The RNA shown here (transfer RNA) has 74 nucleotides and comes from a Candidatus Azambacteria bacterium. It was read from a public genome assembly. Its mean pLDDT, the model's own confidence on a scale to 100, is 81. Its Rfam family is "tRNA". Rfam classes the family as a transfer RNA. NCBI's taxonomy places the organism under Bacteria, Bacteria candidate phyla, Candidatus Azamiibacteriota.

RNA sequence: GCGCCCAUAGCUCAGCUUGGUAGAGCAGCUCCCUUUUAAGGAGAUGGUCGCAGGUUCAAAUCCUGCUGGGCGCA
Numbered sequence: 001g002c003g004c005c006c007a008u009a010g011c012u013c014a015g016c017u018u019g020g021u022a023g024a025g026c027a028g029c030u031c032c033c034u035u036u037u038a039a040g041g042a043g044a045u046g047g048u049c050g051c052a053g054g055u056u057c058a059a060a061u062c063c064u065g066c067u068g069g070g071c072g073c074a
Base pairs, nucleotide, nucleotide: 001073002072003071004070005069006068007067010026011025012024013023020057029043030042031041032040050066051065052064053063054062
C1' cells in the first nucleotide's frame, strides 16, 4: 500500500441480509421479603447505534469518506 471482518446501554451481545416505536442477559438504582446479609420477587432508569456526509417520506440498517481494533496478502 491492497483486501476482508468488527465498532449498538456500565459489561457481554442480538437487531443490519428484507429501511418503519432501539432490544435481551448481567451489573448498578428503588421497593418487597428477611433480625441483617446473601438468595428470591416486583419496578423504574440507562443509548448522538464510532465520526462526518449522501440517498429516502423515513437510516442502527443502504451508499461514500474518515477514525479505532483484528486478520490476511505484498